[in-house]
A computed fold for a 1469-nucleotide RNA from Pinus lambertiana, annotated as small-subunit ribosomal RNA. The sequence is in RNAcentral, with records from SILVA. NCBI's taxonomy places the organism under Eukaryota, Viridiplantae, Embryophyta, Pinales, Pinus subgen. Strobus. Its mean pLDDT, the model's own confidence on a scale to 100, is 83.
RNA sequence: AGAGUUUGAUCCUAGCUCAGGAUGAACACUAGCAACAUGCUUAACACAUGAAAGUUAGACGGGAAGUGGUGUUUCCAGUGGCAGACGGGUUAGUAACGCGUAAUAACCUGCCCUUGGGAGGGGAAAAACAGUUGGAAACGGCUGCUAAUACCCAAUAGGUUGAGGAGAAAAAGGAGGAAUCCACCCAAGGAGGGGCUCGCGUCUGAUUAGUUAGUUGGCGAGGCAACAACUUACCAAGGCAACGAUUAGUAGCUGGUCCGAGUGGAUGAUCAGCCACACUGGGACUGAGACACGACCCAGAAUCCUAUGGGAGGUAGCAGUGGGGAAUUUUCUGCAAUGGGAGAAAGCUUGACGGAGUAAUGAUGCAUGAAAGCAGAAAGCCCACUGAUCAUGAAAUUCUUUUCUCGGAGAAGAAAACUGACAGUAUCUGAGGAAUAAGCAUCGACUAACUCUAUGCUAGUAGUCACAGUAAGAUAGAGGAUGCAAGCGUUAUCUAGAAUGAUUGGGCGUAAAGUGUCUGUAGGUGGCUUUUCAUGUCCACCGUAAAAUUCCAGGGCUCAGCCCUUGACAGGCGAUAGAAACUACCAAGCUAGAGUAUGGUAGGGGCAGAGGGAAUUUCCAGUGGAGUGGUGAAAGGCGUUGAGAUCGGAAAGAACACGAACGGCGAAAGCAGUCUGUUUGUCCAACACUGAAACUAAGAGAUGAAAGCUACGGGAGAAAAUGGGAUUAGAUACCCCAGUAGUCCUAGCCGUAAACGAUGGAUACUAGGUGUUGUGUGUAUCGACCGGCGUAGUGCUAUAGCUAACAUGUUAAGUAUCCCGCCUGGGGAGUACUUUCGCAAGAAUGAAACUCAAAGGAAUUGAUGGGGGCUUGCACAAGAAGUGGAGCAUGUGGUUCAAUUAGAUGCAAAGUGAAGAACCUUACUGGGGCUUGACAUGCCAUGAAUCCUCCCGAAAGAGAGGAGUGCCUUCAGGAACAUGGACAUAGGUGGUGCAUGGCUAUCAUCAUCUCGUGCUGUAAGGUGUUGGGUUAAGUAUCACAACGAACACAACCCUCGUGUUUAGUUUCCAACAUUGAGUUUGGAACCCUAAACAGACUGCCAGUGAUAAGCUGGAGGAAGGUGAGGAUGACGUUAAGUCAUCAUGCCCCUUAUGCCCUGGGCGACACAUGUGCUACAAUGACCGGGACAAAGGGUCACAACCCUGCGAGGGAAAGCUAACCUCAAAAAAGUAGCCACAGUUUGGAUUUCAGGCUGCAACUCACCUGCAUGAAGCCGGAAUCGCUAGUAAUCACCAGUCAGCCAUACGACGGUGAAUCUGUUCCUGGGCCUUGUACACACUGCAUUUCACACUAUGGGAGCUGGUGAUUCCCCAAGUUGUUACCUCAACUGCAAGGAGGGGGAUGUCGAAAGCUGGGCUAGCGACUGGAGUGAAGUUGUAACAAGGUAGCCAUACUGGAAGGUGCAACUG
Repeated sequence: AGAGUUUGAUCCUAGCUCAGGAUGAACACUAGCAACAUGCUUAACACAUGAAAGUUAGACGGGAAGUGGUGUUUCCAGUGGCAGACGGGUUAGUAACGCGUAAUAACCUGCCCUUGGGAGGGGAAAAACAGUUGGAAACGGCUGCUAAUACCCAAUAGGUUGAGGAGAAAAAGGAGGAAUCCACCCAAGGAGGGGCUCGCGUCUGAUUAGUUAGUUGGCGAGGCAACAACUUACCAAGGCAACGAUUAGUAGCUGGUCCGAGUGGAUGAUCAGCCACACUGGGACUGAGACACGACCCAGAAUCCUAUGGGAGGUAGCAGUGGGGAAUUUUCUGCAAUGGGAGAAAGCUUGACGGAGUAAUGAUGCAUGAAAGCAGAAAGCCCACUGAUCAUGAAAUUCUUUUCUCGGAGAAGAAAACUGACAGUAUCUGAGGAAUAAGCAUCGACUAACUCUAUGCUAGUAGUCACAGUAAGAUAGAGGAUGCAAGCGUUAUCUAGAAUGAUUGGGCGUAAAGUGUCUGUAGGUGGCUUUUCAUGUCCACCGUAAAAUUCCAGGGCUCAGCCCUUGACAGGCGAUAGAAACUACCAAGCUAGAGUAUGGUAGGGGCAGAGGGAAUUUCCAGUGGAGUGGUGAAAGGCGUUGAGAUCGGAAAGAACACGAACGGCGAAAGCAGUCUGUUUGUCCAACACUGAAACUAAGAGAUGAAAGCUACGGGAGAAAAUGGGAUUAGAUACCCCAGUAGUCCUAGCCGUAAACGAUGGAUACUAGGUGUUGUGUGUAUCGACCGGCGUAGUGCUAUAGCUAACAUGUUAAGUAUCCCGCCUGGGGAGUACUUUCGCAAGAAUGAAACUCAAAGGAAUUGAUGGGGGCUUGCACAAGAAGUGGAGCAUGUGGUUCAAUUAGAUGCAAAGUGAAGAACCUUACUGGGGCUUGACAUGCCAUGAAUCCUCCCGAAAGAGAGGAGUGCCUUCAGGAACAUGGACAUAGGUGGUGCAUGGCUAUCAUCAUCUCGUGCUGUAAGGUGUUGGGUUAAGUAUCACAACGAACACAACCCUCGUGUUUAGUUUCCAACAUUGAGUUUGGAACCCUAAACAGACUGCCAGUGAUAAGCUGGAGGAAGGUGAGGAUGACGUUAAGUCAUCAUGCCCCUUAUGCCCUGGGCGACACAUGUGCUACAAUGACCGGGACAAAGGGUCACAACCCUGCGAGGGAAAGCUAACCUCAAAAAAGUAGCCACAGUUUGGAUUUCAGGCUGCAACUCACCUGCAUGAAGCCGGAAUCGCUAGUAAUCACCAGUCAGCCAUACGACGGUGAAUCUGUUCCUGGGCCUUGUACACACUGCAUUUCACACUAUGGGAGCUGGUGAUUCCCCAAGUUGUUACCUCAACUGCAAGGAGGGGGAUGUCGAAAGCUGGGCUAGCGACUGGAGUGAAGUUGUAACAAGGUAGCCAUACUGGAAGGUGCAACUG
């Protein structure tokens, strides 16, 4: 310090997630030790038991114990004193002067310290005790006695007030032989402690905006330690609040702690300071101090005891129990230390505290051994089967003893001395023996670390992205590795990263975000010059900022954690002295901002009124006579009761053609015929006046299109709703015919729009160029234009800059300042609730639960569009011939079957693999058999191999007999072959073509597909490859930030077409000869054969084009613009096809999924379909005779001639290893004849009979022949295929495979031989450019809504049940206080009665809880109901994205199953 995640890829925006640190933690697994810390965060829930506050006999009277005596000693209930207001616990309440910080005046203060003074005289009681008595108990009642440092009285002092009169205090002793000590009273001061007041700071909500009645102030009185409405009577009406009062929620505050670079964010355990509380609520008493945790009174809740009459207690002290909870310890020890209480002291007391125990809860330290050791051991695991790894790791050898076990010694902590819980602990020392001691998590990326096996979208993982569907580095196990280590990982929470709340340090044109616009209040900010002052600011110094903590240094525990001692830091607050630039204030000026006045111009600026013409519709009258109107096409509508058309007249309402222009005006909304009246604002010129009067603007006010609402009018046109007609699967739409509200006016309301420049206002600065509107000037002119120079608008273009990019760019989105508004992931949702406004519609304000990991912006490359442009192809058009209908052949589907083996399935499967299924093939099926195997290699044994015969069997196979003994040799044996045996292994047409290689199809013979360097862009990418014209072509040419290049194209190759040369048999020719044959001779000109070469290149001419590339025409030529055909197939696409050609990974079978044999099947048959053949006839069928090819094949072959058979064929047989012989006859054509339009002399299916050939075999299941039989079919619906010249069509011939053949197939070959196209509107495929895109699995895309189902959270809801804090009324407990004519009383007074004063009772005010009243806030439940969200495969449509097939969207209104549609106005996204 960053990283992952939106996309095909990119940049940006934005959220989510991760890596760090931390914790009073918890959980899983694991666990050796030490010392130091820490330990109910939840129920301020309830508590058994022990026990946490006593002490004082030197205050007092008394009682008891004890003693042989003396001296005395010890203990104790009670009275009195001091302390129980400290220490210890907890965080419920509290948003407050509670806390923090800094101050301050009107106060108190026991014990302690200092100073001064005093302590003299009297008196009366009451506990204990004794007697009596009540009660279960707790606890009392009555009578009597008594001491004090308990209580009371007057005197005395000083002092206070007042004119005077008068009023007004205290004390205590005790110990000691004594000095003296300890106590007591008064006064003053101090220290420490406390009370009170005040400035500042201290969480969230405005969907809490008004609040307050002793409330705010004054005066009188009371009261307090003290100030004060603290209390009360009267008077006034104030006080607080947008700088957030009041109210609601939450919360103890701080030093600090954790995180962070820091500003800061979170937190408030342990330690320390303060507050508050003590079962809940109220109250006072005592006291220096309390409204009191272990005190009192009352009420309440729950608990306990009880004799039912009545009583008792309060663990939020220490242990401990139950409960709650994920979760937190011992009913231990000691007062030895430190500290506290009382005491003169000894001593006592102290669950404060010191210690131990418990828990890996935390941070710290140590150990689990060290050295050495390669036969690189065994096992594991992986493997390419050689090996690699675990691994010097272990073992074996040597050594050590921190720990551990057993012994010995034994502290400091303690002070002058006594006194040690911890503790026989720490520590030291001796012996023993490697002995007692390693786990947890992870290993796809982020993130360090990889393989095997199992599983097979299952089980499971997961922080995010995501992984798993048969080869998982992501699940589980294993081996190995990595990280940390007595721990490790997970979970939870905080913080950082997060510049995702931005002061430091973000944004708002399109990503979320500028209020629709203007005026203006508070507030914020504010021009130039000079003073004053010292608010902010700056400097110096002082006080404070507790200690602990943090930091630096040093020191002590063996180190460290921990502890100790100094120091430093401490941003804040306050006081004092100073500075005066800036800011604020005071005062005085200035004129550049702003405004006023003067003189002018322009303008659809506003309001009111008047009058105008064109058009539309309606009405009236005429002419006229059949249609009109409307659409893609129609229909409904209107029309013979006279429409439409045409002419004349009249009426009405609304809107103002042309001019008209990125022209004008206005704050925006908006404003347009003409004229008149009235009125606002801008601008220009000159510079007279005022003198900062300015800018912005929360609240507030004004204005605000269209639609809509209320009321009165008006209503021509067009037109939501509605009706009808079409379209359609439907059509609540688009189209057509009608048509109401509304649109118009007046007066009100509404207050919203894509109210947009999606761009708040103001000011200043920062290159230009070019239009245009208003206006000025004169340096232009005689004058006017043009041009120049200004100023205010309004456009285009562009530099720098800025921007994610697009873009923007003096009219900023640049550089700066000021002020306001707004944003913080998507959805839920601008929804719910609340409140305000509105007649309503609704507007404004405006959440949460839940859910997702994205949503989004700009640009890029593709793909795509019922977008555009250019272009091409038998793509269409123009043609000729077909398919689809019939019969048959063949393939496929389906069905059937024991099996009908299996693959191929849009184009790009279907006469395809298969260039030959009767057996074989064969993979299928029934049956019979084999198990190292039919086949390969290695080993052993036997035998040569091989051949023949017999027998069982369907065969495979089994058995018996016989023949045969070979070749090489170093004589051991070996090679080949056969049989048998054991093991490694064979074998598989078994699976996966979605694990693969290879091969192939297809787009497509389409013209593209890329690279290097350079340039360009943040980048993906672009450029090149685009543009002009051109080509079959990215073919070539010109231009150009490109220059070159590779694969494709073309050419090179083959065949055909012309010629030349060479060659001349089996070919050809001549002569000649035979008629059976070219048998013979000569020749190579021709035909031909087959090798080489020539030839064609837009080369030539003309035109055209840009003087190019080229195109058009022509000449010559056998051939002319690629001469025709073939081979040749770029980068890639389709997880295309093939594991059944072959090869191959993995999986599967192994007496079978292997192998052998026999029979069957692959040939089935209601049906559907593809490809073909033959036809439907006269351009024909049949018959006779007689012509003309090319290319092929042939020795287990082709076979002539001859004989024979109607024929297929048979017999016999010459020739030919082929330019020689042969298959072999070419057919259509031509010629002669017959048939006359019919189911025929067409057509030949089907079927009977008789034969032939091949072959072991012809039934299932071949082919051929003859006689006979003679179906359907008379040119084929929708739809659709191929074809552009020697082509289509038509006619025969041949080959391969092959014993034969189901071949009508397939591949070649020649014969005859057309028609049409000089076009690109449309259909289809392709190419290039451009454009839109919400698509990228790429339109077979994406996506929206209702309905149905399931689940989730939530709103409304008749009401029901709680909680809470105030209020009203009633009743008043305890208690304080007031009153009292009732009762009563020791101290003083009085001779007495009495008095003063006290107590009780009664009563009044206040007063907790309970009760009552109506509302407020809040929580839960709730029949029913509303929408929302989520979901592998439901339904309906198709609204959006392309011109998305009616452009979309915003506001508004109506309407419809639903998306939606339509009207009106606005926007371009």